[in-house]
């Protein structure tokens, strides 16, 4: 250096749930919390998933269906960067 990942050292992140806030929603952000995580850092390029405001279709209406330009990196893959050093 490339792999690899320990009952090592020092640290890090934070699911569910509660709460405030934001958003049409999914979701995001702050606080509490701590299920887990060696990339649970970054990145929507590929697959996947969620939502459907706007748009389109149907309908007398209520409403239903389609749609991402909205999201999810703690669903998988690609890309990219990084702490430590036992076997």
């Nucleotide at each position: 250096c490339c792999a690899c990942g320990a009952u090592a050292a020092g640290g890090g992140c934070a699911a569910a749930c509660c709460u405030g806030u934001u958003g049409a929603a999914a979701g995001g952000c702050g606080g509490g919390g701590u299920c887990g995580c060696a990339a649970a850092a970054c990145c929507a390029c590929c697959g996947g998933u969620c939502u459907a405001a706007g748009g389109g279709g149907c309908a007398a209406a209520a409403g239903c269906c389609c749609u991402a330009c909205g999201a999810c990196a703690g669903c998988g893959g690609a890309g990219c960067u990084a702490c430590c050093g036992a076997a």